[in-house]
Context: one part of a larger RNA
Molecule: large-subunit ribosomal RNA, domain VI
Organism: Patescibacteria group bacterium
RNA sequence: CGUAGAUUCUUGAGGGGGCGCUUCCUUAGUACGAGAGGACCGGGAAGCACGAAUCUCUCGUGUACGAGUUGUCCCGCCAGGGGCAUUGCUCGGUAGCGACAUUCGGAACGGAUAAACGCUGAAAGCAUAUAAGCGUGAAGCCGUCCCCAAGAUGAGGAAUCAUAGACCCCUGCGAGACGAGCAGGUCGAUAGGUCGCAAGUGUACGACCGGCAACGGUUUGAGCUGAGCGAUACUAAUAGGUCGUAU
Numbered sequence: 001c002g003u004a005g006a007u008u009c010u011u012g013a014g015g016g017g018g019c020g021c022u023u024c025c026u027u028a029g030u031a032c033g034a035g036a037g038g039a040c041c042g043g044g045a046a047g048c049a050c051g052a053a054u055c056u057c058u059c060g061u062g063u064a065c066g067a068g069u070u071g072u073c074c075c076g077c078c079a080g081g082g083g084c085a086u087u088g089c090u091c092g093g094u095a096g097c098g099a100c101a102u103u104c105g106g107a108a109c110g111g112a113u114a115a116a117c118g119c120u121g122a123a124a125g126c127a128u129a130u131a132a133g134c135g136u137g138a139a140g141c142c143g144u145c146c147c148c149a150a151g152a153u154g155a156g157g158a159a160u161c162a163u164a165g166a167c168c169c170c171u172g173c174g175a176g177a178c179g180a181g182c183a184g185g186u187c188g189a190u191a192g193g194u195c196g197c198a199a200g201u202g203u204a205c206g207a208c209c210g211g212c213a214a215c216g217g218u219u220u221g222a223g224c225u226g227a228g229c230g231a232u233a234c235u236a237a238u239a240g241g242u243c244g245u246a247u
Base pairs, nucleotide, nucleotide: 001151005161006160007159008158009157010156014148015147016146017145020048021047022046023045024044025043026042032037050105051104052103053102054101058099059098060097061096065092066091067090068089069088070085071084072083073082074081075080109143110142111141116136117135118134119133165243166242167241168240169185170184171183172182173181190236191235192234193232194231195230196229197228199225200224201223206219207218208217209216210215
């Protein structure tokens, strides 16, 4: 820009992906074979590699969470804190992200075939799977499964709306380089704050008690707490503008 308005939902021409392997049990120590050995067919169970999704579990990370601790400087001093030293070092760790974690996948089935094996059957009174004709038959081929997909210019279809719809702007994140997408914009829980809960650290400060003191005990599973789950209009999404509603 087109698909002669818009929103939502779709069909699938055509593309892409996938298709893996092994072991064990059973059938059965059967068929076969002198023996040694040892099946087809069928049934069942595990595993490896690969892939997808997810974060309940496990583990990792988690420099905006909690705690311990060294040196030094600072807050006048004590106490309590703050800065710097790789996040100073160390121990844990929410969300998110991830794999070492978890779940799932390849199948079954149909069609046409390869090698191969057949039926009927002449040329050639026989024979012959082939010349006419008809079958069986692979992890392979085409479908079946998953994904994209109407610029498929052959631009498809359906429902609904048509004083429809979309954008700018703003609050944001499940999205994201930017656009885009998605959730919202007071007829509002979109983000922040606040409150509650979860979860993590692991018993704060102060005070009192014991001890000469270091320190211990009680108040106290305390205090603090990022991203999690909810609630709540306190703060900010105000006000407004543009395109378009065609012919």